[in-house]
Molecule: SAM riboswitch aptamer (S box leader)
Organism: Neobacillus vireti LMG 21834
RNA sequence: UUCUUAUCUAGAGUGGCUGAGGAACUGGUCCAAUGAAGCCCGGCAACCUGCAAAGCAAGGUGCCAAUUCCAGCAAAAUGACCUUCAUUUUGGGAGAUAAGGU
Numbered sequence: 001u002u003c004u005u006a007u008c009u010a011g012a013g014u015g016g017c018u019g020a021g022g023a024a025c026u027g028g029u030c031c032a033a034u035g036a037a038g039c040c041c042g043g044c045a046a047c048c049u050g051c052a053a054a055g056c057a058a059g060g061u062g063c064c065a066a067u068u069c070c071a072g073c074a075a076a077a078u079g080a081c082c083u084u085c086a087u088u089u090u091g092g093g094a095g096a097u098a099a100g101g102u
Stems, first nucleotide, its partner, number of pairs: 002101007013041001015040003021031003025072004042064003047060002049057003068094001073091008
């Protein structure tokens, strides 16, 4: 770099340093000087891992606003209306994380 599999409606700070952005992308909608991102501490969880093992632990990751914040593509149903729009559902796409492979 890329592929496969699994998961993505739960959970987690009244802390310290610092100081303007952040929520992947696009659109929307939000968060933010009552302090964003980052670092440290703290915490959550249990994919891998260890232990005779429906459990316990927490070594490697991960995570700690909002369902992955919502939508993005397609189909179906319904309602407006004949051009499309809106809502809902299903499937997909994109993304994130883990484990394994390339």